[in-house]
Bacterial RNase P class A from a Betaproteobacteria bacterium, 370 nucleotides, folded computationally. NCBI's taxonomy places the organism under Bacteria, Pseudomonadati, Pseudomonadota, Betaproteobacteria. It was read from a public genome assembly, where an Rfam model found it. Rfam family: Bacterial RNase P class A. Rfam classes the family as a ribozyme. Gene Ontology terms of the family: ribonuclease P activity, dimeric ribonuclease P complex and tRNA processing. Its mean pLDDT, the model's own confidence on a scale to 100, is 77. Of the family's consensus pairs, 93% are formed in the model.
RNA sequence: GAAGUUGGCUGGGCAGUCGCUGGUUACGCUCCUAAAGGGGCGUGACGGGAGGAAGGUCCGGGCUCCACAGAGCAGGAUAGCGGCUAACAGCCGUCCGCCGAAAACGGGGGUGAAAGCCACCGCAUAAGGCGAGGACUAGGGCCACAGAGACGAGCGUAUUAAGUUACGGUGAAACGCGGCAACCUCUAUCCGGAGCAAUACCAAAUAGGCAUGCGCAGUGAGCGAGUAAUCGCUCACCUAAGGCGGCUCGUCGGAGCAUGCGGGUAGGUAGCUUGAGCGCGCGGGUAACUUCGCGCCUAGAGGAAUGACCGCCACGGGCAUCGGGCAACCGGCGCACGAACAGAACCCGGCCUACAGGCCAGCUUUGCAC
Numbered sequence: 001g002a003a004g005u006u007g008g009c010u011g012g013g014c015a016g017u018c019g020c021u022g023g024u025u026a027c028g029c030u031c032c033u034a035a036a037g038g039g040g041c042g043u044g045a046c047g048g049g050a051g052g053a054a055g056g057u058c059c060g061g062g063c064u065c066c067a068c069a070g071a072g073c074a075g076g077a078u079a080g081c082g083g084c085u086a087a088c089a090g091c092c093g094u095c096c097g098c099c100g101a102a103a104a105c106g107g108g109g110g111u112g113a114a115a116g117c118c119a120c121c122g123c124a125u126a127a128g129g130c131g132a133g134g135a136c137u138a139g140g141g142c143c144a145c146a147g148a149g150a151c152g153a154g155c156g157u158a159u160u161a162a163g164u165u166a167c168g169g170u171g172a173a174a175c176g177c178g179g180c181a182a183c184c185u186c187u188a189u190c191c192g193g194a195g196c197a198a199u200a201c202c203a204a205a206u207a208g209g210c211a212u213g214c215g216c217a218g219u220g221a222g223c224g225a226g227u228a229a230u231c232g233c234u235c236a237c238c239u240a241a242g243g244c245g246g247c248u249c250g251u252c253g254g255a256g257c258a259u260g261c262g263g264g265u266a267g268g269u270a271g272c273u274u275g276a277g278c279g280c281g282c283g284g285g286u287a288a289c290u291u292c293g294c295g296c297c298u299a300g301a302g303g304a305a306u307g308a309c310c311g312c313c314a315c316g317g318g319c320a321u322c323g324g325g326c327a328a329c330c331g332g333c334g335c336a337c338g339a340a341c342a343g344a345a346c347c348c349g350g351c352c353u354a355c356a357g358g359c360c361a362g363c364u365u366u367g368c369a370c
Base pairs, nucleotide, nucleotide: 001366002365003364004363005362006361007360008359009358010357012313013312014311016309017308018307020049021048023046024045025044026043027042028041029040030039031038032037051341055352056351058350059349060348061347062346063195064194065193066192075191076190077189078188079187080094081093082092083091084090095133096131097130098129099128105122106121107120109118110117111116134186135185139184140183141180142179143178151176155168156167157166158165199270200269201268202267209261210260211259212258213257214256218237219236220235221234222233223232224231225230242252243251244250277296278295279294280293281292283290284289315338316337318335319334321332322331323330324329
């Protein structure tokens, strides 16, 4: 320098103006309270304010509620071996199998006087990648194409006293203790259910529930039932409560009204972010991981904030121009443009998926120079 391969980091920067959200604080208005104090609204100031995947919701846990004597069945998950972990279908190490190069090795070919060079084929491998890698002598089921025959022993040919012995093109497997568990099944181990719309607390109006108190009086007409007494319904008049801010009058009103209690709803509060947390260092361990010490606090909304507009710089290709160079190309200045995937919603550990551009490192094979 070339080829292959693996892993990690980053995900524009700096300012300005106007906003949004939540925290602290100051002031103003207002409400509750005897006061202390507290609530609501507004304004100002000072801090905080998305990700490597916040995504899919596929695994595993924390947390909460419900259920639960014990054992078994059913159902689900996992699967070489060893380790890590709160746990896992994750991660680390390792064994086995398969894949894996223009290099090596081998082969024939082309070219050439030769050395050599060029592709092509084969074999075995490197770093590395992949593996649904327990058990077909418990039982059942299946075995494409080809083949006479595919799990049943039969069949064909030769042979023998004798289904006695040998062979059988095909095919992964053939006359046999065959193959497949990514078919049922068996073995071992593990698994209760639902999820922050969990759950807990406070608590309007209206309707309904319970308790107590007050009221439910009367006249007329019509209709219906009945033998009748009478009863029911409708309408009109009058009336008790009750409303018209306390009282009187007046007026409305018309069979319910008032007070208390309890449940639930709207609404509010908690759960809510200090956590199996992050960084650094020294040890242990091949590693995953982990003991100890020191330091740090890093969004908490809740119909759901994290935004909009500009300026400069950096990045990318394009255009124009200048300089260098034989050229490929390199450099300077200028102009307009472009710039990924994607948005927290109780919290963690993983996996998977998406991703413009940029940076770094390891390993293997090998060319050249010293």